RNAcentral holds the sequence, with entries from SILVA.
This is a predicted structure of a 1507-nucleotide RNA (small-subunit ribosomal RNA) from an uncultured Chloroflexia bacterium.
The prediction has a mean pLDDT of 83.
Rfam family: Bacterial small subunit ribosomal RNA.

[in-house]
């Protein structure tokens, strides 16, 4: 640190995924130990059981018990007094406001952070000082009586206090006021505090101990009590900044803001109350709405950041919900009261209860633990203390939940053992692993020994955990290895299975017969008590960019301007210090982090010391920068003046020309309109001409690559009104400036609303054509709208797809407006310059790349706008805005791994440009129509075997199926095998003749019976048994060689090197000429160079030499073979750039590659061949092998392709009669001549002669000579069936060729449509070979006769070269858009329906506080009367009442949220249905934006863009 993923490839842009890290996790497989941590994240769910908050007898009354004392006694024992311990309960006192839990509410002075209290409180604790003096009244417990199920009350009745309540004493404290003095604060008025005097009102309790018997005096040493001053330490209040999302939440607000008076509080305030003002908040986001405890830390980052707030620590804020007070220094998890939900007891009449305290249970949930020890240590409350309580803690337990730490052995040991796994059968991996030797023993088992944590205390003692850590011994390699991964990413490969199936999958993908991707095995890789997997966070993401991103075309520049807020701001002083800098000081708890050290065996953990820390506050300084005040500047900016050009805007007039329409002559048949037509319009007179007229609408030439406006825009011509703009001059103003969120205006077309107005055009519409259709394209008509006036509308490809403005930074060249200069003219020409605009074209820069370059997209500066992956979507819902049409803000679910830009190289285009090919055209003979042959489809069939399938499959393998062949079919034998090696075992019964027999076969029968020999054998061979194997024309050309078709004998196809580009590529090869040609030849960032081409190689043509048989009668021109000559644009003229070429000549046998031929570049169709042959895999083995008969390949309602005879007179037939050339022939082959049969085929034959230039096949046919038919289905034609022959051959019945007679069919020239050919060619016309026993209309070959036509490249086809477009790239047989049907998903709308939440109105109101009242009821204190009971008055309680007030109830509305028949669009899904809109001029350029119209894509109008 980056990686994979869009493309044939590339470079961008971009979004997805991975690779780290972490976690209170969970889930799977698996688990040996230890330490240290950490363990309901869900339902602040509902809670059984225990337990977690007491304590104090040195406050107090009473009780119990011991043991003295006096006193009684019934002799059991009671009463007193002291005295020593105890102690339910209950008075009192401190404590229950701490400690523990949770995270529900809170977005708020809750937190954090820093201040501020001169606005305050503070029990215990410390420190100082003073003071503790003397009365009184009652009460609970207890006892009596009562209610009650019970919880718990009610009356009488006795008593104590460190409870209660007066009274004395007061330093002193508050508050008013008065002097005096000190200090804060403020500019000052003036206000605050402290303090001294002196004046007026209001307050306090015992108990130890020593002395003594007590009483009672002293003390004030211990504990407290009261007062007071101060401290510590905790608190309350208040104020600055600081941290969440939402504007589809823009306005909120009546106690609201604020002030005067009052109440209330420890304290300041509308905290609360009268009253008076109308004020307060808020785009620097008030309000609402959502969601969350906040931090310190964590986690992650290279920082910045982002995320998160689990354990630990700090603050909040809660205890069933919901409200309320009392106590008290402080307030309420385990305290009252009320209401409410639950819930548990109950005698139904009432009552309990609160686990979010430790455990534990239900429930929920993927998921979270003992109803555990122990007060030893830390800490806590209460005590004088002992000590008691303490689920705080400390400590064991459950759980690989993290972290760390350690084991599961170490070493020897084979060219390597078994197994297993693969193989090319040779080996290879597992693997020194293991066995087997030897060694230690960490854990571990047994046993043994044994802490520290502890201080206390006088000392005995005293450890939960624990007999644990630790230590020592003995035993044994003993008892401990598992996940996951192996196409790239990403480290690790094989073989079987399986065959788009089961299945993988993080992203790209993988599986359809050989899968390194799916399962299984073997084997590698990784990590290890753990491994993967899922969630979640950060990172990679520079993928929200502050560090650090972009908007020409990728996604992004608002349509335009003016402009409030806001941002930002020229030169030069001078001030102030707010920003800003710096230095001192305070704070930034602790933990943590970092470094240094220490402790546990190490480390995890953990002591200790240093470090570090944004920010906040303070105080000093400093004055550059900015900010604030202030003086001045002219250069931004604006103003005067002089000129200036212009379709800039609004009015209101006028003017010609054109259409159209009216009216009138003339005229007299067709006009109009198309690709071609038709609808339409005319003899009721069109249409053409001509004159008159009326109307609207737009303004030809000028016109521009021009000018103006901010943009839309804006054009005949005149006049009034206006709005900017430029250019000189440098007079004035003195930064007055940019920008601009909101918000104002203006905004093309279409469109609306209401009058008008209406010639041409022209959505819709109607008709005609096209068409399968044609809801269009092309016609003919035609409304609405186009026009004008007023309001609307507010968008467009409103575009330079480029926001405004300033300033910098080569040139060069046009135009438009000004101005100013030269030279100097007849001159406005001309030429310099400069401002201002408006175009090309380039340097640098800049860019992904085209491009852009002073009119920037360059370099810098302000300001706005926007963008963040595609699609759903500029939709939905909400809000604004609009009459409506819409418009404008503007989502999610959901789905995909891409969607895109720029360029490249193919390809391809109903693009273009050059050129080519019998590609067209110009000929000729044909097919396509007969009828046969042949082949193929198709039918048929036991079977018609397979295979070829547009050209490039079809007279194709087939160069020749009666048996054979043959692969099929039926039937019928064989199983080591029809054929090969190889081995065992018996046999001798073989080969070989020769006979029987089968349809075949040693199935039968006879005869023979070779070599070696140690006579036992043995080889050989042959059937036999059994192995191993043979064999298949079974499958897969989509596993393969090899071989061939094709494009194509086209002229391509690439390389090295160098250059050019970020690259893909390009350049060379392009580009001007030439050519059959990348053939040459020029130029030229290329220079070469290979594979094609061309030439070499055959043939034929002309010549020369040599040979020459079998050739000639011979010679030699013939002929055959060999060598060599010829031709090279070599010469000559002409064109051309004087190049290459190219016309034309000459000579030449032959010209310009002389003719054919062979030869087929890189490459392409998964083209064809697995049946010619090899060959991987698979598959059959008494058969899918092999043998044999018969049949079948030859079938026949058709289609079709290739051919043959024809249709006839350039012919038929009949005689006569001339000329070839290539070839082929011997063991059973060509066969001659003559003779003999026979019409002929044929046949007999001496059977001659030939291994062939000798002999045979061999008489070539058309041709020419003459006759004959006279245009007929013929004397054309011969199919076609019949009769009779011949050959071939084991055998022509299915099924062969060929004679003869006889039979005469279709057929009179072949529809669309289509092949073939450019000369010794077509066309005709015969011959000959290979297959072959036979069988040729087919196939390879030959020679003979022997044409026609080519203007020419518009056009069909193919093809090659340069361009252009492209949304193709399996490449147009390509891509690809919509409706419709189906299936599924999420979503909107929707009569309803049901639920949350917050407020409002009103109604009713618990508790309680506060107020009134207060006839009832009352111990203290005071007063007064009375002997006493008792009365009265301050005081006080019940009650009762009035605000306020939880809650609950009507109500009508907000807001969210679920469902909801149906309905609406979208999204997605190997082969559904209609059409072809777009992508190449996509066949009618395309978008846009708007009406209207159409099954649909879409059409069409009008305006606007070039993408």
């Nucleotide at each position: 640190c980056g990686a994979g993923u869009u493309u044939g490839a590339u470079c961008c842009u971009g979004g997805c995924u991975c690779a780290g890290g972490a976690c209170a996790a969970a889930c799977g497989c698996u688990g040996g130990c230890g330490g240290c941590g950490u363990g309901c994240g869900u339902a602040a769910c509902a809670c059984a059981u225990g337990c977690a908050a007491g304590u104090c007898g040195a406050a107090c009354g009473g009780c119990c018990u011991g043991g003295a004392g006096u006193c009684u006694u019934u002799c059991g024992g009671g009463a007193c007094u002291g005295u020593a311990g105890g102690u339910g309960a209950g008075u009192g006192g401190c404590g229950g406001a701490c400690g523990g839990g949770u995270g529900a509410g809170u977005a708020a002075c809750a937190c954090g952070u820093g201040g501020a209290u001169a606005a305050c409180c503070u029990g215990c604790c410390c420190c100082g000082c003073u003071g503790u003096g003397g009365g009184g009244g009652a009460u609970a417990c207890c006892g009596c009586u009562c209610a009650g199920a019970a919880a718990u009350g009610a009356g009488g009745g006795c008593u104590a206090a460190u409870a209660c309540c007066g009274c004395a004493u007061g330093c002193g404290a508050u508050g008013g006021g008065g002097u005096g003095g000190a200090g804060g604060g403020g500019a000052g008025a003036c206000u605050c505090u402290c303090u001294a005097c002196g004046u007026c009102a209001a307050g306090g309790a015992a108990g130890c101990c020593a002395g003594g018997g007590a009483a009672c005096u002293g003390g004030a040493g211990g504990c407290g009590c009261a007062g007071u001053g101060g401290g510590a330490g905790g608190g309350g209040u208040c104020c600055g900044c600081g941290g969440c999302c939402g504007a589809u939440u823009a306005g909120c607000u009546a106690g609201u803001u604020g002030g005067u008076g009052g109440g209330g509080u420890a304290a300041g305030a509308g905290c609360c109350c009268a009253c008076c003002a109308a004020g307060g908040c808020g785009a620097c986001g008030a309000u609402c709405g959502g969601u969350a405890g906040c931090u310190g830390g964590u986690c992650u980052g290279a920082g910045a950041g982002g995320a998160u707030g689990g354990u630990c620590a700090g603050c909040c804020a809660c205890a069933c919900u919901g409200g309320g007070a009392u106590u008290g220094a402080g307030a309420a998890c385990g305290g009252c009261c009320c209401a409410g939900a639950c819930u548990c007891c109950u005698a139904c009449g009432g009552g309990g209860g609160g686990c979010a305290g430790c455990a534990g249970u239900g429930a929920g949930g993927g998921a979270u633990c003992u109803u555990c020890g122990g007060c030893a240590a830390u800490g806590g409350g209460c005590g004088c203390a002992a000590g008691c309580c303490u689920g705080a803690c400390c400590g064991a337990g459950c759980a690989a939940c993290g972290c760390c730490g350690c084991g599961u052995g170490c070493g020897g040991g084979a060219c390597g053992a078994c197994g297993c796994c693969u193989u090319u059968c040779g080996g290879g991996g597992u693997g020194u692993a293991a066995a087997c030797c030897g060694c230690u023993u960490u854990u571990c088992u047994c046993g043994g020994g044994g802490a520290c944590g502890a201080g206390g205390g006088a000392g005995a003692c005293g450890g939960a955990c624990g007999g644990u850590a630790c230590c020592c011994g003995a035993g044994g390699a003993a008892g401990a290895a598992g996940c996951c991964u192996c196409g790239g990413c990403u480290a690790a490969c094989u073989a079987c299975g399986u065959g788009c199936c089961a299945g993988c999958a993080g992203c790209c993908g993988c599986g359809g017969u050989a899968a390194u991707a799916c399962g299984u095995a073997g084997g590698a890789g990784g990590c290890g008590a753990g491994c993967g997997u899922u969630g979640u966070c950060c990172g990679g993401a520079g993928u929200u960019a502050c560090u650090g991103g972009g908007c020409g075309u990728a996604a992004a520049g608002g349509g335009u301007g003016c402009g409030c807020a806001g941002g930002c701001g020229g030169c030069c002083g001078c001030u102030u210090g707010c920003g800003u800098g710096g230095g001192g000081g305070g704070u930034g708890a602790a933990a943590u982090c970092g470094c240094c050290u220490g402790g546990c065996u190490u480390a995890a953990c953990u002591g200790g010391g240093c470090g570090g820390g944004g920010g906040c506050c303070u105080u000093c300084c400093a004055g550059a920068c900015g900010g604030c005040g202030u003086g001045g500047c002219u250069u931004g900016a604006g103003g005067c003046g002089c000129g200036g050009a212009g379709g800039g805007g609004g009015g209101c007039g006028u003017g010609g020309a054109a259409u159209u329409c009216c009216g009138g002559g003339u005229g007299g048949a067709g006009c109009g309109g198309u690709g071609a037509a038709a609808u339409g319009c005319g003899u009721a007179g069109a249409g053409a001409u001509c004159c008159g007229g009326a109307g609207g609408a737009a303004c030809a030439c000028c016109g521009a690559c021009g000018g103006c406006g901010a943009a839309g825009g804006c054009a005949g011509c005149g006049c009034c009104c206006u709005g900017g703009c430029c250019g000189c001059u440098a007079c004035c103003u003195g930064a007055c400036g940019c920008u601009g969120a909101g918000g104002c205006a203006c905004g093309a077309a279409a469109g609306c609303u209401a009058g008008g107005g209406g010639a041409g055009c022209a959505a819709a519409c109607a008709g005609g054509a096209u068409u399968a259709g044609a809801u269009a394209c092309c016609c003919u008509g035609g409304u609405a709208g186009u026009c004008c006036c007023a309001g609307c509308c507010g968008u467009a490809a409103a575009c330079g797809a480029u926001g405004u403005c300033c300033a910098c930074c080569a040139g060069g060249u046009g135009c438009u407006g000004g101005g100013g200069g030269g030279u100097a003219u007849c001159g406005a020409c001309c030429c310099c310059u400069u401002c201002a605009g408006u175009g090309c074209c380039g340097c640098a820069g800049c860019u992904a790349a085209c491009g852009u370059g002073a009119u920037g997209a360059g370099u810098g500066g302000a300001c706005c706008g926007c963008c963040u992956g595609g699609g759903g979507a500029g939709u939905a819902c909400g809000g604004c805005c609009g009459c409506a049409a819409g418009g404008u803000u503007a989502a999610a679910a959901c789905u995909c791994a891409a969607a895109g830009g720029a360029a490249u190289u193919g390809a391809c285009g109903g693009g273009g440009g050059c050129c080519c090919g019998c590609a067209c055209a110009a000929g000729c003979a044909g097919c396509g129509g007969a009828g046969c042959g042949u082949g193929u489809g198709g039918u048929u069939u036991a079977a018609u075997u397979c295979g070829a399938u547009g050209c490039g499959a079809c007279g194709c393998g087939a160069a020749g199926a009666a048996c054979c062949u043959u692969a099929c079919c039926u039937g019928g034998g064989c199983u080591u095998g029809a054929c090969a090696u190889g081995c065992g075992g018996a046999u001798g019964c073989a080969c070989c003749a020769g006979g029987g027999g089968u349809a075949a076969u040693g199935c039968c029968c006879u005869g023979u019976c070779c070599c070696c020999u140690u006579c036992g054998g043995g080889a050989g061979c042959g059937g036999u048994c059994g192995c191993a194997c043979a064999g298949g024309u079974g499958c897969u050309g989509c596993a393969u060689g090899g071989c061939u078709g094709u494009c194509g004998u086209c002229a391509g196809c690439u390389c090295g090197u160098g250059c050019c580009g970020u690259g893909a590529g390009g350049u060379g090869u392009u580009g001007g000429g030439u050519u059959a040609a990348g053939u040459c030849c020029c130029c030229u960032a290329a220079c070469g160079a290979g594979c094609g081409c061309a030439a070499c190689c055959c043939u034929c043509g002309g010549g020369g030499u040599c040979c020459g048989u079998u050739g000639u009668a011979g010679u030699u021109u013939u002929c055959g073979g060999g060598c060599c000559c010829g031709a090279c644009u070599g010469c000559c003229g002409c064109g051309c750039g004087c190049a290459a070429c190219g016309c034309g000549g000459a000579g030449g046998a032959a010209g310009g590659u002389g003719g054919g031929g062979a030869u087929g570049a890189c490459g392409u169709c998964a083209a064809g061949u697995c049946a010619g042959c090899a060959c991987g895999g698979c598959c059959c083995u008494u058969a899918c092998g092999u043998c044999c008969a018969g049949g079948g390949c030859g079938a026949c309602a058709c289609a079709c392709a290739c051919g043959c005879u024809a249709c006839a007179a350039u012919g038929g037939c009949c005689g006569g009669u001339a000329c070839a050339a290539c070839g082929g022939g011997u063991c059973u082959g060509c066969u001659a001549a003559g003779c003999c049969c026979g019409c002929g085929a044929g046949g007999c034959g001496u059977g001659a002669g030939c291994c062939a230039a000798u002999c045979c096949c061999u008489c070539a046919a058309a041709g020419c000579c003459g006759g004959u038919c006279u245009c007929a289905g013929u004397u054309c034609g011969g199919a076609u069936g019949g009769c009779a022959g011949g050959c071939u051959g084991c055998a022509a019945c299915u099924c062969g060729c060929c004679u003869g007679c006889a039979u005469g069919a279709a057929g009179c020239a072949g529809g669309a449509g289509u092949u073939g050919c450019u000369a010794g060619u077509a066309a005709c016309c015969g011959u000959g070979g290979g297959u072959c026993a036979g069988c040729a209309c087919a196939c390879c070959g030959c020679g003979g006769u022997g044409a026609a036509u080519a203007c020419g490249u518009u056009c069909c086809c193919g093809g090659g070269c340069c361009u252009u477009g492209u949304a193709c790239a399996c490449a147009c047989c390509g891509c690809c858009c919509g409706u419709c049907a189906c299936a599924c998903c999420a979503c909107g709308a929707a009569a309803g329906c049901c639920g949350g939440c917050a407020a409002c109105a009103c109604c009713u109101g618990a508790a309680g506080c506060c107020g009134u009242c207060g006839g009832g009821c009352c111990a203290a204190c005071u007063c007064u009367c009375g002997c006493a009971a008792g009365g009265a008055g301050g005081g006080g309680c019940a009650g009762a009442u009035g605000u306020c007030g939880a809650g609950g109830g009507u109500g009508g509305g907000g807001u969210c949220g679920g469902u909801g028949a149906u309905u609406g669009g979208g999204g997605u899904g190997a082969a559904g249905u209609c059409g072809u809109a777009a992508c190449a001029a996509g066949g009618u350029a395309g978008c846009c934006g708007u009406a209207c119209c159409g099954g649909a894509a879409g059409g069409u109008g009008c305006g606007g863009c070039u993408g």